[in-house]
RNA sequence: CUCUUAUCCAGAGUGGCGGAGGGACAGGCCCUAUGACGCCCGGCAACCAGCAGUAAUGCAUGGUGCUAAUUCCUGCAGUUUUAAAGACUGAGAGAUGAGAG
Numbered sequence: 001c002u003c004u005u006a007u008c009c010a011g012a013g014u015g016g017c018g019g020a021g022g023g024a025c026a027g028g029c030c031c032u033a034u035g036a037c038g039c040c041c042g043g044c045a046a047c048c049a050g051c052a053g054u055a056a057u058g059c060a061u062g063g064u065g066c067u068a069a070u071u072c073c074u075g076c077a078g079u080u081u082u083a084a085a086g087a088c089u090g091a092g093a094g095a096u097g098a099g100a101g
Base pairs, nucleotide, nucleotide: 001101002100003099004098005097006096007095008094013041015040016039017038021031022030023029025075026074027073028072042067043066044065047063048062049061050059051058052057071093076090077089078088079087080086
């Protein structure tokens, strides 16, 4: 990097360092010197391993992950609607885990 598969409306800081951008892409809409992004600490969760259990399940030791807004919303197709707006369903794209090449 590609493929397979599961999940994505829950949860998580009045901390330290540092100093200008950030929310994948595009359009929107937002966050941000009342300090973003990043790193550390803390925390959340329970995918994999581990441990206990007949099992359901539990614990949170190890490997990840996450810690503004539903994956922030939409993007393509369809349903509803006179139409618009709105609502809903599925796909696509993306993120993460596990496995394979």
A computed fold for a 101-nucleotide RNA, annotated as SAM riboswitch aptamer (S box leader).